[in-house]
This is a predicted structure of a 463-nucleotide part of an RNA (small-subunit ribosomal RNA, 3' major domain) from an uncultured bacterium. The prediction has a mean pLDDT of 83.
Context: one part of a larger RNA
Order: sequence, then C1' cells, then structure tokens
RNA sequence: UGACGGGGGCCCGCACAAGCAGUGGAUUAUGUGGUUUAAUUCGAAGCAACGCGAAGAACCUUACCAGGUCUUGACAUGCCACGCAUAGCAUGGAGACAUGUGAAGCCCUUCGGGGCGUGGACACAGGUGGUGCAUGGUUGUCGUCAGCUCGUGUCGUGAGAUGUUGGGUUAAGUCCCGCAACGAGCGCAACCCUUACUAUUAGUUGCUACGCAAGAGCACUCUAAUGGGACUGCCGUUGACAAAACGGAGGAAGGUGGGGACGACGUCAAAUCAUCAUGCCCUUUAUGACCUGGGCUACACACGUAAUACAAUGGUACUCUAACAGAGGGAAGCAAAACCGCGAGGUGGAGCAAAGCCCCAAAAAGUAUCUCAGUUCGGAUUGCAGGCUGCAACUCGCCUGCAUGAAGUCGGAAUUGCUAGUAAUCGCGGAUCAUCAUGCCGCGGUGAAUACGUUCCCGGGCC
Repeated sequence: UGACGGGGGCCCGCACAAGCAGUGGAUUAUGUGGUUUAAUUCGAAGCAACGCGAAGAACCUUACCAGGUCUUGACAUGCCACGCAUAGCAUGGAGACAUGUGAAGCCCUUCGGGGCGUGGACACAGGUGGUGCAUGGUUGUCGUCAGCUCGUGUCGUGAGAUGUUGGGUUAAGUCCCGCAACGAGCGCAACCCUUACUAUUAGUUGCUACGCAAGAGCACUCUAAUGGGACUGCCGUUGACAAAACGGAGGAAGGUGGGGACGACGUCAAAUCAUCAUGCCCUUUAUGACCUGGGCUACACACGUAAUACAAUGGUACUCUAACAGAGGGAAGCAAAACCGCGAGGUGGAGCAAAGCCCCAAAAAGUAUCUCAGUUCGGAUUGCAGGCUGCAACUCGCCUGCAUGAAGUCGGAAUUGCUAGUAAUCGCGGAUCAUCAUGCCGCGGUGAAUACGUUCCCGGGCC
C1' cells in the first nucleotide's frame, strides 16, 4: 500500500422480509457422473461444468471400435514423361477397389504453352496427436458494480500520501460546497436502435366516408422517411442564497418514461491448441488416408435442467358466430379450393420470388355432461394395423388409429425464479434441418399478488 476480521459507521442489490409460482416425491425427455463395453470419440467441473461446445449422431456427420485396403498419399506447390478430359457396361467383392471391354476423339491459345487426367522419383504433404502452465484471437466472471489512474505542484529520509478524503446529494468519483492542491484521461451519463404521442411528406400490393360493385380518393387504419416532444422547464414547500429532495399543474409520456446494444484498470496461470491461427515436442507403409459394419442411443445406480400430471378455477363433447394476434418463413420452396381417408396422410394444383398468394392460433366465450372416484383425472408401457422422409428406419427416426391403461391424491431436509404488461398461463413462428424439438432464439393473447422495513443470511461499494 493492499487483503482479511464471528471490529465499528454509512449505503446498495429479488440479498433478506412481504407475496406468487415452482424445484426436491411420480413418469418421461435431455445432459452429466459412475459402471459396462471392442468402442461407448473429445472437451466443459462451485457460483461462472451438467437441454453446455451440439442452430438438430440411422449412412454421412465422426474425431471412437472391429475388419478389409493405400503409401508422394484423400488435399497443396515444384520436376520429368505420356495423353485417349475416359463416361458407360460386364465380372469378382460388404464396399473401398481390382480385372476386362469400350463409345466419343476434350477446352482455351499470343502456337511457346496452359487447363484437365495418368504414371514416376524426390523435396514434402497429412495429424480433431501433446502442451490453453509457451501463445494470438475469442469468451465467461466479479459487474453495468462505480470505480481505476495520470501530469504538474505540495508533504514525507523512504515505501508512499495528497488530489479521489470531509459536509450534503445522486442510479452513478452524479452534482454542489469546502479543502495544498490545480487540471486531465479511461469508466458513469449522453450521442445509437426500439417502444409510447404527434406533425409534415409519400400513397401500392395497404385503407374506404358507399346497400353492392366499379370508379374515385388518401379523411381514417397502416406503412416509412424527416421533424417536434421531457429539460426538474413551470408553481409551491424543504434545503446552506447550493446541488438536490418532496408535492402539484399541464401533458401521450415526469424526473434515467420502458426495453436493448454498449462491459473501465484489473481478478480467476478461469475456458478454448477440437472454430481458426501458432511456437516447441511427437508421428511419417502411420498417431496420415479410403471403405463396410458397429459405437457415440449401453444401464444396478447417483445428480442437474426441463416436459406432463396428480384434477371441478377441471376433464370431455358439441357448436357456434366469422371468434380475436404479433413476429417471422417460402422456389430442389410455401402451397389454397375441391375430392379420398376415422386419422397421420394422399390426389390435386389455383396463387405467390410475396403489405398481393400460402404457411396461420390457442387459451377465452356459450351449451350439455361428469359429481370427488385412482375416476369420463393421468397418460407411461406394451400389442396390432397403418402413414411419411430417405439408397436404407434391426441396432437407432417421427407421426396416426384401435386396444392396453403404470406411477402419481401436491411432494422430507433443503432450495430456485420473479417488483408490471412483470410472475403465472395460452398458443404461434424461426434457425439447424431429407426426416426428427418437452431444447434454444423470438412473437403476441389473457393477466395477478406483495414490498412494513434493513435486525438477520448472501454479494458488493465508501470511510
């Protein structure tokens, strides 16, 4: 000077408290440990690993294992030689590949050659092999916490101090006042995007004053570009004549209006050599490369994260009228009407490179029934019959119908999230993607309760 203290003071945060909904018990999904295995590829490890890398393991992916194969090599550059760019077919084989047959006689050209292919020798290629404790880059975390520093001056023998402390105030080292300090930088805030109000401009594919259509128009809705608007600006009270706080008016919005992007100096030898790059080490007929099959999907068990329930604020049926969104996606695509099928789905193909066409709502509302049961709750599991994708669903996909109908009656100790259009609840879309979503990223519909307060738990800031 820091760090630490079951030292003191001040302050903050869904930190506690007050509430709501959960997790921990059940079944399933998924990740992990462990065990097993020929292999169950590798990494991630308190918070900050565990629905994480993986925005999608049947083959491929794939890095793992078994077997079959290759050795200048699957990929790159250089040298030499040859040239017929070598498709297709047959045989063998699990295939990689090997053998044979063989159509056609390649493209550009400055005629030197080049592209492309085959063969050969050597330099070399290759490595998801090791080291994240050799590294770059990227990322997490404390933490969107309010801090971290510098120049000059001054003080101290010096390490250092001062400034940055103090009195107030703020979300804030935010601002004011004071002061041996005076200034400055990185952070804070603002500038950016979005949302809430409004004006102007622009109206097609959007909108419509009309009974309907056409026409017409841009009033309205909306779209999207430029502006305005909020600044403690105004009033009152308090305050130190300050900064500011509290109340009020006006206003669509009030004291940072809501949300996002944005992450200081640094900490954890934090994570990543398997995105990529890279030093060194190791490997070179193998730790490289190709193929088939298997594995990553195993299962006594343990943990994390979720989904679905245990029911009457509910289940089921019907139905209705026309129920009512937003944000996205669509050409090897989205697919309407109509028809077939109980259904998954099939036929069909209008329209649409899309404010035009399509994908496209559910909770809600109404009526009836069930009457508290392991049930008309719950749907696991299993059998049969089908559908779809795809060379191919045995290991190991998704969906449908019929049948079956398990555990489960609200969950011990413990523990999580959330302060408002939030929690809870309801569906919809997208990325990945041939198929596959209870995960992830978004979107809207319905829509609460509580906060006395800071003694205590946890984390953080200042003295």
The full RNA is in RNAcentral, with records from ENA.